[in-house]
Overview:
A computed fold for a 110-nucleotide RNA from a Flavobacteriaceae bacterium, annotated as SAM riboswitch aptamer (S box leader). Its mean pLDDT, the model's own confidence on a scale to 100, is 77. The sequence was found by an Rfam model in a public genome assembly. NCBI's taxonomy places the organism under Bacteria, Bacteroidota, Flavobacteriia, Flavobacteriales, Flavobacteriaceae.
């Protein structure tokens, strides 16, 4: 790299360098950006696994701590997009709920 599992409407900000561009990807649409994108560094802060502790008493689950490895710190994984039920509806639009594909993130295998 590729694979499994889990979770993904919550929560978290300053500086410096730098100098246009960012929100994964494909489309379409918003939005943020010289009142400084992005990437880097530094300090801080959240708190999802992985970890500490306690209890159930063990295919693991619940609480609970602390920041140690990770990770995050605009807008719901920004919003939609495929499918399936519902509701509404003349049509055609639209709303909710579910699921799949895709991603991101940890942790295990390899």
């Nucleotide at each position: 790299a590729c694979g499994u599992u889990a979770u993904c409407a919550a929560g978290a900000a300053a500086g410096g360098u730098g100098g246009a561009g960012g929100g994964a990807a494909u489309a379409g649409a918003c939005c943020c950006u010289u009142u400084g994108a992005a990437a880097c560094c530094u300090u801080a802060g959240c708190a999802a696994c992985c970890c500490u502790u306690u209890g159930c008493c063990u295919u693991g689950c619940a609480a609970u701590g602390a920041a140690g490895g990770u990770g995050c710190u605009a807008c719901a994984u920004u919003c939609u997009a495929u499918c399936u039920g519902a509701a509404g509806u003349u049509u055609a639009u639209u709303u909710c709920a579910g699921a799949a594909u895709a991603g991101a993130u940890a942790a295990c295998a390899a």